[in-house]
SAM riboswitch aptamer (S box leader) from Nocardioides anomalus, 112 nucleotides, folded computationally. Lineage of the source: Bacteria > Actinomycetota > Actinomycetes > Nocardioidaceae > Nocardioides. The sequence is in RNAcentral, with records from Rfam. Model confidence (mean pLDDT): 84 of 100.

RNA sequence: ACCUCAUCCAGAGGGACUGAGGGAACGGCCCUGAGAAGUCCCGGCAACCGCCGCACACCGCGGAAAGGUGCCAAUUCCGUCCGGAGCGAAGGUCGCUGCGGAGAGAUGAGGA
Numbered sequence: 001a002c003c004u005c006a007u008c009c010a011g012a013g014g015g016a017c018u019g020a021g022g023g024a025a026c027g028g029c030c031c032u033g034a035g036a037a038g039u040c041c042c043g044g045c046a047a048c049c050g051c052c053g054c055a056c057a058c059c060g061c062g063g064a065a066a067g068g069u070g071c072c073a074a075u076u077c078c079g080u081c082c083g084g085a086g087c088g089a090a091g092g093u094c095g096c097u098g099c100g101g102a103g104a105g106a107u108g109a110g111g112a
Stems, first nucleotide, its partner, number of pairs: 002111007013042005021031003025080004043072003047069003051063004076104001081101003085097005
C1' cells in the first nucleotide's frame, strides 16, 4: 500500500526551535509574520482497542483510567454524485433552502 467492520453536529492548551504556508483532491470560504506546516517539552480531550462491573443468542449498558493508537479552528468547514420535497421566477428550465443515500477522506480494530 490492500480488504472488512465501526464512528465522524460534542470535546481539548501553553512554551521553545524554525520560517511560509495550511485546512486530503478540485471549487469556494476560511486560518496564518499578533507566526502556517514541521520538530521537541509540558498539558488536555476521550473515539476504538485494553481494564473493571452488569448482561449475554445477537446487539450491548455502565464505570474508572489514560496502558496502545488517535485527536486538541470552523459539522469530515461547505459543496462535488444519486434521489425526493418546499419555495421563487419562468414555461425550456434555472435558482435557493432543506431531507435522505452513496462516493471520497480521517481514525480505530481485525484480516490476508